[in-house]
Record summary:
This is a predicted structure of a 130-nucleotide RNA (SAM riboswitch aptamer (S box leader)) from an Actinomycetes bacterium. The coordinates come from a structure-prediction model, not an experiment, and the mean pLDDT is 78.
């Protein structure tokens, strides 16, 4: 980088340094920012993946389980505590646009317009595997 799978309504703070934007592309809102944003580095936090221990609840089971030696564990599920790799510390992924279905309303005569909800599709993150 691509591909599959998962989660994206919660959480989470100071210094420094810089100095005009930023909020993912575009677009149209609406925010944040010289009362110093974004960005970057230090300490510090959060807890979603992955990791490690141990505990509890279910099924199996003296042969479970293993490709076989082996052999008392294995398999799903749950929350706890801990190391580390990532990641994250404004706002529903800030909302909306795009695509579909589906209902509702208006109009209109076979379609248009506005809304509501759901799904994809894009986006971030994490892991599996190339």
């Nucleotide at each position: 980088u691509c591909c599959g799978c998962a989660u994206c309504g919660a959480g989470a703070g100071a210094g420094g340094c810089u100095g005009a934007g930023g909020g993912a592309a575009c677009c149209g809102g609406c925010c944040c920012u010289a009362c110093g944003a974004c960005g970057c580095c230090u300490c510090g936090g959060c807890a979603a993946c992955c990791u490690g221990c141990g505990c509890c609840c279910g099924u199996c089971c003296a042969g479970a389980c293993c490709a076989g030696c082996g052999g008392a564990g294995a398999c799903g599920g749950g929350g706890g505590c801990g190391u580390g790799g990532u990641g994250c510390c404004a706002a529903g992924c800030c909302c909306g646009g795009c695509c579909g279905a589906u209902c509702c309303g208006a109009g209109a005569u076979u379609u248009u317009c506005g809304g509501a909800u759901c799904g994809g599709a894009g986006g971030a993150u994490g892991u599996c595997g190339a």

It was read from a public genome assembly, where an Rfam model found it.